[in-house]
RNA sequence: GCGGCUGUAGCUCAAUUGGCAGAGUAUCGGCUUCCCAAGCCGAGGGUUGCGGGUUCGAUCCCCGUCAGCCGCU
Numbered sequence: 001g002c003g004g005c006u007g008u009a010g011c012u013c014a015a016u017u018g019g020c021a022g023a024g025u026a027u028c029g030g031c032u033u034c035c036c037a038a039g040c041c042g043a044g045g046g047u048u049g050c051g052g053g054u055u056c057g058a059u060c061c062c063c064g065u066c067a068g069c070c071g072c073u
Stems, first nucleotide, its partner, number of pairs: 001072007010025004019056001027043005049065005
């Protein structure tokens, strides 16, 4: 230099051929317990790496760009 994969909540990851962004865990609150842990219920938390384009509508399609990993030269 070229090609491929990955980037989504604090962390680990989903999201069916474009149609309301979710789960687990963690955090906080409540219930339970003499107390803690465990268990149960609930809440908060997101410019979907970044910038554009297409579309009524983009995590998803297109272009550019950044970072990580793998391969080739």
This is a predicted structure of a 73-nucleotide RNA (transfer RNA) from an uncultured Eubacteriaceae bacterium. Its mean pLDDT, the model's own confidence on a scale to 100, is 81. Rfam family: tRNA. Rfam links the family to the GO term triplet codon-amino acid adaptor activity.